[in-house]
RNA sequence: GGCCGGUUGGUCAAGCGGCUAAGACAUCAGCCUCUCACGCUGAAAACAUGGGUUCGAUUCCCGUACCGGUCA
Numbered sequence: 001g002g003c004c005g006g007u008u009g010g011u012c013a014a015g016c017g018g019c020u021a022a023g024a025c026a027u028c029a030g031c032c033u034c035u036c037a038c039g040c041u042g043a044a045a046a047c048a049u050g051g052g053u054u055c056g057a058u059u060c061c062c063g064u065a066c067c068g069g070u071c072a
Stems, first nucleotide, its partner, number of pairs: 001071007010025003018055001027043005048064005
């Protein structure tokens, strides 16, 4: 350098055109407890980036960045 795949809360991870973007762990608050832990309830927190297609894009297409694989 060519080709292929991937990138979603702090971490893991589902969703593949119309969602309030699911869930687990973690965090924070409340309840419980003499206190802590456990348990219960609730809250905050995410679609790598720039274009395109479309009435509508996390989802489809192209470029870029990064990660992995493969060929040279």
Molecule: transfer RNA
Organism: Clostridia bacterium